Annotation:
Predicted 3D model of a 526-nucleotide part of an RNA (small-subunit ribosomal RNA, 5' domain) from an uncultured bacterium. It matches the Rfam family "Bacterial small subunit ribosomal RNA".

Context: one part of a larger RNA
């Protein structure tokens, strides 16, 4: 100087940041990922009415509205995005520079063309049943943009032949033939068309391998490896590859530090330094890894998935004892640990994601609000004038006096704050309807309406100086000096050192000095 700070006195306001550095301890509770009825089948009830009947505060039955709504379900996209936390990890994890002639990409855009013709089921649901519960068995019956069969084959993809261009080695691109093999789904409509299905080109993001270099400490760690190096077939994957495997050779790395210990996310950047450079990697970005512990796979463009699934293990609950159910390192919150670190808060109004044609719904992302002087940055605790330099209080003394001290008081002012009234935003544009346009897509006007913060910030009135100052130090470094108590004690102290009887070094007191809502003090860093 600097801090995600803590601790002691002390404390008016605001703006704009920032708040578990320890125990990747273990959590009650509530939310945090849902959505679409314009894919598809079924479909209640409360209640209100109206009618008939009866045993008449009423009850039963039946029709309408409720309502094709609401739970449930198939089905089709999103739960691989956002959020969290840094355990692991010295590594192609990071960084940076190329490779991918070795690869994949839903959803978006573009290019060509297509969408024909049957099948057969499963759920809801009903009926039976088993269970204390989670839940599950059997039997019937159903629809689909659910599944499954033909087929048409522009066009993909592999086999096979000649043939042209290119190149960085392995090799890439086009085009012809000839076999072989792959496809679909409908919904809405104002009837114009909208939204989708399916193969295909190209893009566009996103992503996955690979390579040069660069990335702590330790030699009181010197050898270290057997799928280990290399080859050749085979699997296997989107893709190269000992990635796996069979068989064959014996190789491969290491003092320019292997292997082993230990620490440890990496960066962009953050303090500091004139800089080289030395530390450090909160807050914000961008890779990474991780989700109670370790293991494994399904689904699916994508994942070996935080709030999916299955084993095993620890713990914590529930049980009828037979068996279940659960994962806050999401956002609040609780316990523990700690010097130490926040509300079981409001809202989708903006912005941005998922879903949909849309209308909307969700979103604890987000946007605001609440606490902490926790930090910067800003304001104020009044100004101007007043000397009999007043009377006192203190405090010094040489007792004559000096200091506090233009300080008070007193007069004249402002009112930032403050308190009380009053008025009151921007952040809101769109989506969406409406008209025109050849046009529900594009554009134009034009309407409707929608603000959590907040009746908030800002203006504006009025009223009174009125509501607001401490904290450290004063031997020397280093700006500021007396007296009293005290006597090598009590005690101070960063470093020299002070204190043993006149102590500017302890304890207080006046005074003064330096900083101010802060001021010291601790710890780390440069």
């Nucleotide at each position: 100087g600097a801090c995600g700070a803590a601790c002691g006195c002390u404390g008016g306001c605001g703006g704009c940041a920032g708040g578990c550095u320890u125990a990747a301890c273990a959590c009650a509770u509530g939310c945090a990922a849902g959505u679409c009825g314009c894919a598809c089948g079924a479909g209640a009830a409360c209640g209100u009415u109206c009618u008939g009947g009866c045993u008449u505060u009423g009850c039963c039955a039946g029709g309408a509205c409720a309502a094709g709504u609401a739970c449930a379900g198939u089905g089709g996209c999103g739960g691989a995005c956002g959020g969290g936390u840094g355990c692991g990890u010295a590594u192609c994890g990071c960084g940076u520079a190329g490779a991918u002639a070795a690869c994949c990409u839903g959803c978006c855009c573009u290019c060509a063309g297509g969408c024909g013709c049957g099948g057969g089921a499963c759920a809801a649901u009903c009926a039976c049943g088993g269970g204390a519960a989670a839940c599950c068995g059997u039997g019937g019956c159903u629809a689909a943009u659910a599944c499954c069969g033909c087929a048409c084959g522009u066009c993909g993809u592999c086999u096979g032949g000649a043939c042209c261009c290119c190149g960085c080695a392995u090799g890439g691109g086009g085009a012809c033939c000839a076999g072989a093999u792959g496809a679909a789904a409908g919904c809405c409509u104002u009837c114009g068309g909208g939204c989708g299905c399916c193969u295909u080109u190209g893009g566009a993001u996103g992503g996955g391998u690979c390579u040069g270099c660069g990335u702590u400490g330790g030699a009181u760690u010197a050898g270290c490896u057997u799928g280990u190096u290399g080859g050749u077939g085979a699997g296997g994957u989107a893709a190269c590859g000992g990635c796996u495997c069979a068989c064959c050779a014996a190789g491969g790395c290491a003092a320019c530090g292997a292997u082993c210990c230990a620490u440890a996310g990496c960066u962009g950047g953050u303090c500091u330094g004139a800089g080289a450079g030395g530390a450090c990697g909160a807050u914000c970005a961008g890779c990474c890894a991780c989700a109670c512990u370790g293991g494994g796979a399904c689904u699916g463009a994508g994942a070996c998935a935080c709030g999916g699934c299955c084993c095993a293990g620890a713990c914590u609950c529930c049980u009828a004892c037979g068996g279940g159910a659960g994962g806050c390192a999401g956002c609040a919150g609780u316990g523990g640990g700690g010097a130490a670190u926040c509300u079981u808060g409001c809202a989708c109004a903006a912005u941005g994601g998922g879903g949909u044609c849309a209308c909307c719904c969700c979103u604890g992302a987000u946007g605001c609000a609440g606490c902490c002087a926790u930090g910067c940055c800003g304001c104020g605790u009044g100004g101007a004038g007043g000397a009999a330099g007043a009377c006192a209080c203190c405090c010094c003394u040489a007792u004559g006096g000096g200091g506090c001290g233009u300080a008070a008081a007193c007069u004249c002012c402002u009112u930032u704050u403050c308190u009380g009234a009053a008025u009151g935003a921007a952040g809101a544009a769109a989506c969406c309807c409406c008209u025109g346009u050849a046009g529900c897509u594009u554009c134009a006007c034009g309407g409707c309406g929608c603000g959590a913060c907040g009746g908030u910030a800002g203006u504006u009135c009025a009223g009174g100086a009125a509501u607001a100052a401490g904290c450290a130090c004063c031997g020397g470094c280093u700006a500021a000096c007396u007296c009293c108590g005290u006597g090598c004690c009590a005690g101070c102290a960063g470093c020299c050192g002070c204190g043993g009887u006149a102590a500017u070094a302890c304890g207080g007191a006046g005074g003064g000095u330096g900083c101010a809502a802060g001021c010291g003090u601790u710890g780390u860093c440069c």
Model confidence (mean pLDDT): 84 of 100.